[in-house]
Context: one part of a larger RNA
């Protein structure tokens, strides 16, 4: 390489858009490039493989036959793939209505906590722990009243709820805005489907530059704890966390499950549509989300129409462990480093 694989043993790209390739629905006709038959050339000798035959056998040699599964041309055949022309409606988009919902961005605002800050009221403690110190308080703390001020996050409602490719999305309202389902079957008529590269978006943390800064809080300081305590635990605290705007391009970015398409018992919740009458704890249907299963599948665990059953189609990606996701090297980054990505030794 064949082959066999990727939910947990090695392998699904963090996700999406899509150039090129690959692959593609029904029905007619033509074409004959793929495919197929015949038919003619070619395919050196030798070797190999049968058969006969010469060296006393044999190796070895000599002859005949066979094969050299290819190529060329030519004459046909047309199911199937391709190529043309014409056509259809189920795939796929469209328009119309109805509906969904924390999908996205800007603004504008609310209230409760916590913090302060002035002011009263009022006296020795407060705070914090296994237990204490550190810390705060007679300069009047801690507690309590009332008025401000700031900054972040949004109790209840909330839910195996719901939106969105992912990532992630949650106080109210208001603007711009992306999507879905579901009904009709009016339009277009295969416009599909995946998708090497490419390009976009992509928690945290982390960088750059200006802002913000209540609470928390890496670092650090101290106090504890202890043999030691560079830590758990306690007091404080700087980056940070937040806003703009630019970079980074990573996660146990998971469902540890690539994306489409058909196909194969049921049972039960549930959001969102829709019909239908016997108007209800109904019944039936689309499109989601869970659960518990039958066939089947699995090495068990479990999966089980949201498949990991059955088949199609395209990309990714595996091939003992360590060495290593390391070196070198090339590409990107301000920089942290990230992508690509070895071997040598070893067991």
């Nucleotide at each position: 390489u064949u082959g066999g694989g990727u939910u947990u043993a090695a392998a699904g790209g963090g996700u999406g858009c899509g150039c090129a390739g690959g692959c593609g629905g029904c029905u007619u006709a033509u074409u004959a490039a793929g495919u197929u038959a015949g038919u003619g050339g070619u395919g050196a000798a030798a070797u190999c493989a049968c058969c006969c035959g010469g060296c006393u056998c044999a190796a070895c040699c000599g002859g005949g036959u066979a094969c050299c599964c290819g190529c060329c041309a030519u004459u046909g055949a047309u199911a199937c793939u391709g190529g043309u022309a014409a056509g259809c409606u189920u795939g796929a988009g469209u328009a119309u209505g109805u509906u969904c919902g924390a999908g996205g961005a800007g603004a504008u605002u609310g209230g409760a906590a916590c913090g302060u800050g002035u002011a009263g009221u009022g006296u020795a403690g407060c705070g914090g722990u296994g237990a204490a110190a550190u810390g705060c308080a007679u300069a009047g703390a801690u507690a309590u009243u009332a008025c401000g001020c700031a900054g972040a996050a949004c109790a209840c409602c909330a839910a195996u709820u719901g939106c969105g490719a992912a990532g992630g999305c949650a106080g109210a309202u208001c603007u711009c805005u992306g999507g879905g389902a579901c009904a009709u079957a009016a339009c277009u008529g295969a416009c599909g489907c995946u998708g090497a590269g490419g390009c976009a978006c992509g928690a945290a943390a982390g960088c750059g530059u200006g802002g913000g800064g209540a609470g928390c809080g890496a670092a650090c300081a101290g106090g504890a704890u202890u043999a030691g305590a560079u830590a758990c635990c306690c007091u404080g605290g700087u980056a940070g966390u937040c806003c703009a705007c630019g970079c980074u391009g990573u996660a146990a970015a998971c469902g540890a499950u690539g994306a489409u398409c058909a196909c194969u018992a049921g049972g039960u919740g549930u959001u969102c549509g829709g019909a239908a009458c016997u108007u209800g704890a109904u019944u039936c249907u689309g499109a989601g989300u869970g659960c518990c299963c039958a066939a089947g599948c699995g090495a068990a665990a479990g999966c089980g129409a949201u498949a990991a059953g059955u088949g199609a189609u395209c990309c990714a990606c595996c091939u003992g462990g360590g060495g290593a996701g390391u070196a070198c090297g090339u590409u990107c980054g301000c920089a942290a480093g990230a992508a690509u990505g070895a071997a040598a030794c070893u067991c």
Small-subunit ribosomal RNA, central domain from a metagenome, 347 nucleotides, folded computationally. RNAcentral holds the full RNA, with entries from SILVA. Its Rfam family is "Bacterial small subunit ribosomal RNA".